[in-house]
RNA sequence: GGGGCUGUAGCUCAUCUGGUAGAGCGGUUCGUUCGCAAUGAACAGGUAAGGGGUUCGAGUCCCCUCAGCUCCA
Numbered sequence: 001g002g003g004g005c006u007g008u009a010g011c012u013c014a015u016c017u018g019g020u021a022g023a024g025c026g027g028u029u030c031g032u033u034c035g036c037a038a039u040g041a042a043c044a045g046g047u048a049a050g051g052g053g054u055u056c057g058a059g060u061c062c063c064c065u066c067a068g069c070u071c072c073a
Base pairs, nucleotide, nucleotide: 001072002071003070004069005068006067007066010025011024012023013022019056027043028042029041030040031039032038049065050064051063052062053061
């Protein structure tokens, strides 16, 4: 320098064919306990890496940029 893959909640990951973004763990609050742990209930937490385009409508399709991984040279 060129090709490919990945980027979604604090972490690990789902999200079918474009049509209201979710789970587990973690966090907060409350209950059970003398307390811790554990457990039950509730709650909070997202510019879907950034920008642009197509579309009535984009996490999803197209283009550019950035970051990481990988292959070739």

Predicted 3D model of a 73-nucleotide RNA (transfer RNA) from an uncultured Spartobacteria bacterium.
It matches the Rfam family "tRNA". Rfam describes the family as follows. Transfer RNA (tRNA) molecules are approximately 80 nucleotides in length.
The sequence was found in a public genome assembly.